[in-house]
């Protein structure tokens, strides 16, 4: 060096106006775009993350069983078959782009015109407001230890 291991930090963005009793949700015009990959730089190519669903495994209790006590609260022992909750890996689901140009090479650059955006809430319908979220995370950066 390779490999292994410990720890730290970082890790999502986006509005105004009009109408109206009421809308940042409708109308009009804007604005935003996680992570890794890709001979050339990506919201729309490939894959991943999160959200959502499922069974499995593990743990667990304001749950279940037994006894005591008992107005309520409770105490002891046992249990995971049922139910609630949490975690893990596995599986499922999960939106959207074309044309032209340059070039060795670009659905990634340049030009043009399009398209997409979970769930719950909200006196009126949400990518943009509020919420789960001071969460989680794909990953990124750094500092050590060990070993040859």
């Nucleotide at each position: 060096a390779c490999a292994g291991u410990u720890c730290u930090u970082c890790g999502g963005g986006g509005u105004c106006a009009g109408u109206g009793a009421a809308a940042a949700u409708c109308u009009g015009a804007g604005c935003c775009g996680g992570c890794g990959g890709u001979u050339a730089a990506a919201g729309u190519c490939c894959g991943c993350g999160a959200c959502c669903c499922g069974a499995c495994u593990g743990a667990u209790g304001a749950c279940c069983c037994u006894g005591c006590a008992g107005c309520c609260a409770g105490c002891a022992g046992g249990g995971c078959a049922g139910c609630c909750u949490c975690a893990g890996g596995c599986g499922g689901u999960u939106g959207a782009u074309u044309c032209g140009g340059u070039g060795a090479a670009a659905u990634u650059c340049c030009g043009a015109a399009a398209c997409c955006g979970a769930c719950g809430g909200u006196u009126a319908a949400a990518g943009u407001c509020c919420g789960g979220a001071u969460g989680g995370g794909a990953g990124a950066a750094g500092a050590g230890c060990u070993c040859a």